[in-house]
RNA sequence: CAGAUGAACUGGACAUGGCUGAUUACCGAUGGUAGUUAGAGGAAAGUCCGGACUGCAUGGGACGACGCACUGGCUAAUAUACCAGGCGGGGUGACCCGACGAUUAGAGCAACAGUGACGAAACGAUUAAGUUCGAGUGAAACGGGCAAUCUCUGCGUGCAGCAACUUCAAAUAGGCCCCCAAUGCAUGUCCCAGGCGGGGGCGGGUAGAAGGCAUGACAUAUAACAGUAAUGUGAUAUGCAGAUUAAUCAUGUCCACUGCCCCGAUUCGGUGUUUAUAACACGGAUUCUGGGCAGAACAGAAUCCGGCUUAUACGUUUGUCUGACGU
Numbered sequence: 001c002a003g004a005u006g007a008a009c010u011g012g013a014c015a016u017g018g019c020u021g022a023u024u025a026c027c028g029a030u031g032g033u034a035g036u037u038a039g040a041g042g043a044a045a046g047u048c049c050g051g052a053c054u055g056c057a058u059g060g061g062a063c064g065a066c067g068c069a070c071u072g073g074c075u076a077a078u079a080u081a082c083c084a085g086g087c088g089g090g091g092u093g094a095c096c097c098g099a100c101g102a103u104u105a106g107a108g109c110a111a112c113a114g115u116g117a118c119g120a121a122a123c124g125a126u127u128a129a130g131u132u133c134g135a136g137u138g139a140a141a142c143g144g145g146c147a148a149u150c151u152c153u154g155c156g157u158g159c160a161g162c163a164a165c166u167u168c169a170a171a172u173a174g175g176c177c178c179c180c181a182a183u184g185c186a187u188g189u190c191c192c193a194g195g196c197g198g199g200g201g202c203g204g205g206u207a208g209a210a211g212g213c214a215u216g217a218c219a220u221a222u223a224a225c226a227g228u229a230a231u232g233u234g235a236u237a238u239g240c241a242g243a244u245u246a247a248u249c250a251u252g253u254c255c256a257c258u259g260c261c262c263c264g265a266u267u268c269g270g271u272g273u274u275u276a277u278a279a280c281a282c283g284g285a286u287u288c289u290g291g292g293c294a295g296a297a298c299a300g301a302a303u304c305c306g307g308c309u310u311a312u313a314c315g316u317u318u319g320u321c322u323g324a325c326g327u
Base pairs, nucleotide, nucleotide: 001323002322003321004320005319006318007317008316009315011255012254013253014252015251016250017249019039020038021037022036023035024034025033026032027031041298045309046308048307049306050305051304052303053161054160055159056158058193059192060191061190062189063188065157066156067155068154069153070085071084072083073082086100087098088097089096090095101152102151106150107149108146109145118143123134124133125132165211166210167209168208175202176201177200178199179198180197184196185195218239219238220237221236222235224233225232226231257295258294259293260292261291262290264288265287267285268284270282271281272280273279
C1' cells in the first nucleotide's frame, strides 16, 4: 500500500417549556397541583425461518399437504441459524461458497444449424483416462448428464393466530322470511361411531371498560470450571418503555466528532540561485495550538424472544490474519 475476517459506537452536559407511565404528599377528588423517577434501534424495518404463549380440539382409522436429507454437536427450537470435521468448487493467500440421500422402482428434459440429434462408433493423432482434437464427418445407440424436473427412500409435522383470547358492562325486535333433514356443523381432507340443528336474506340496537401487557429460554459486567468451538454450569452486582388515532419532544448555550480554509510553530525530504559550504527563494508531507465556515446517514416500539435478510453516514474506533514493496 492492497486485502480477509471479527467486535464496538450511533453524541454529551446544562437551562426553560411540553407529553406518557410509576410513585409520594395535598386538594375543591372519574380528576387536579407539586415533587422524585423512567421513557423508541442496530436494525425497532422485511414478515423470511424457528419458538414461547392463547384458543379449538369427542374418539378411532386412512390419506393428503408441507418440511428436512454428508457426519456429529449446540439450542427452548424439525431452524435453510451457529460450531467442528469430510467432500466438491473459487482464490497466490488469509478466507469464501455449497444446487451435499437415490438414476437397476418408473417417467420426463436436451442451445444453434439441419427433414431428422444428449452423444457418435470405427479410424488417425493425443491423454493417466470414452481425456481432447480431426468433426456438425454423419443418423449409429454399446455409454452418459439433470432429481433447485416429476418422482422414490428415510425421518418429522393438527390448525389458527395478540385483530389470539379471558372477564365485566350495555343494548334492542333472543324480530320477520326462505332453503336443507342427517343435508350440514364442530380449526387440512375423507370414512366410521358419538354429539349438536345448519345455511342464507331483510330490518333494528349496542360496540364501553379491565386484563392479556412485559421479571424473561432477559440484558450488561466480572470470577471460576468443562469444551477445539458454538455453548453450558452456576456465584455476585447492576438494570428494566407499555402507548391504544397511538407518549418517549421542542428551543437555546457550551463541549465532542468529521471535512475544508487561514495564521503560527516543530520535524523530515525535494527543486532552484551560488566555486562550495552557509544563506536565500519556492513547494510538499506529518504533528500541535488558535481562528473561521460547513456537515452529521438509515431510520420510530405495539404480545414477546432466537436467527436471517435488507437500508445506511465522503461514518468513527478497534482486534487478529494474508499478500506485495521497503528497511
Source information: The prediction has a mean pLDDT of 76. Predicted 3D model of a 327-nucleotide RNA (Bacterial RNase P class A) from an Alphaproteobacteria bacterium. The gene name in the source record is rnpB. The organism belongs to Alphaproteobacteria, within Bacteria. The model forms 94% of the base pairs in the Rfam consensus. The RNAcentral record of the sequence draws on ENA. Rfam family: Bacterial RNase P class A. Rfam classes the family as a ribozyme.